Annotation
Predicted 3D model of a 325-nucleotide part of an RNA (large-subunit ribosomal RNA, domain IV) from a Patescibacteria group bacterium. NCBI's taxonomy places the organism under Bacteria, Bacteria candidate phyla.
Context: one part of a larger RNA
RNA sequence: UGGUGGUUAAGGAACUCUGCAAAUUUUCCCCGUAACUUCGGGAUAAGGGGAGCCGGCUUGCCGGCCACAGAAAAUCGGCUCUAGCAACUGUUUAUCAAAAACACAGGUCUCUGCUAACUCGUAAGAGGAUGUAUAGAGACUGACGCCUGCCCGGUGCCGGUAGGUUAAGGAAGAGGGUUAAGCGCAAGCUGAAGCUCGCAACCGAAGCCCCGGUAAACGGCGGCCGUAACUAUGACGGUCCUAAGGUAGCGAAGUUCCUUGUCGGGUAAGUUCCGACCUGCAUGAAUGGCGUAAUGACUGGAGCACUGUCUCAACCACCAACCCG
Numbered sequence: 001u002g003g004u005g006g007u008u009a010a011g012g013a014a015c016u017c018u019g020c021a022a023a024u025u026u027u028c029c030c031c032g033u034a035a036c037u038u039c040g041g042g043a044u045a046a047g048g049g050g051a052g053c054c055g056g057c058u059u060g061c062c063g064g065c066c067a068c069a070g071a072a073a074a075u076c077g078g079c080u081c082u083a084g085c086a087a088c089u090g091u092u093u094a095u096c097a098a099a100a101a102c103a104c105a106g107g108u109c110u111c112u113g114c115u116a117a118c119u120c121g122u123a124a125g126a127g128g129a130u131g132u133a134u135a136g137a138g139a140c141u142g143a144c145g146c147c148u149g150c151c152c153g154g155u156g157c158c159g160g161u162a163g164g165u166u167a168a169g170g171a172a173g174a175g176g177g178u179u180a181a182g183c184g185c186a187a188g189c190u191g192a193a194g195c196u197c198g199c200a201a202c203c204g205a206a207g208c209c210c211c212g213g214u215a216a217a218c219g220g221c222g223g224c225c226g227u228a229a230c231u232a233u234g235a236c237g238g239u240c241c242u243a244a245g246g247u248a249g250c251g252a253a254g255u256u257c258c259u260u261g262u263c264g265g266g267u268a269a270g271u272u273c274c275g276a277c278c279u280g281c282a283u284g285a286a287u288g289g290c291g292u293a294a295u296g297a298c299u300g301g302a303g304c305a306c307u308g309u310c311u312c313a314a315c316c317a318c319c320a321a322c323c324c325g
Stems, first nucleotide, its partner, number of pairs: 001320008010311002014309001019306001027051005036041001038143001052065006066070001078304007085296002090102002106141007118127003144291004149221003154218002156214005163209003169203002173199001175197004181190003222240005249283001250280001261277005
């Protein structure tokens, strides 16, 4: 000097990103216990009191004894208020993340009539399932309560078939090559059939174009100008564009840039926190919206208790370091 323990005057979070760490609390019995609530909870809420041994009797009272101390050691919740998120118990990054992430019961949509859909396999075959739509598979959402608005123009999916387009294949026909033959003194010219080379009218399905449907499918959900008898604001009007222009809710939010927005609360003092406002840079309804009792080694804020976290450090024990051997 460091580590691990222990004690500490007065103060008691002034420490610090943060009460991190430590301390408090802790057992049993009795009393007592709020808001809220899904009536189960919340709850060991909170907050109080008692606790050893001996004797007596009417068995829960009285009397007595010892100690500094009677849950004499060890073991053994600190508590409350308030907000966010996730309903909950669970699960997870073996070896820096345990969470608000995943899962979940519940909800919805789509597919599937059984040799099911779907998955594995080249196949045989197997799973699904010795199941049969109250079943199985896929996707999204995520208890519960109140709800879930408008848009089908684009993309996807489903349905439709008149017309357009369209492959392999079929194929009339025209053309090229070759030449038996004919012609020519010759060079060569013409050239049937056959064979062959490409071309090709026309016929040819699904698909696509096209016509409908569908958003708890992927997704999307406006701008400018004017207007009321102070001012301000704009119920109202005009105009442009769109498939339709964001409804109910919530809102400086885990989303708000400007921003420490403004007002109120809490503090002596509050960029955090809580309640409002709405000017939503860039909220919003199963990519769910808004609430919500209970739950949480989750994340903010506040208080009580408690403390060496601190003011401000001191001492003790052991282990290292260090010195000697």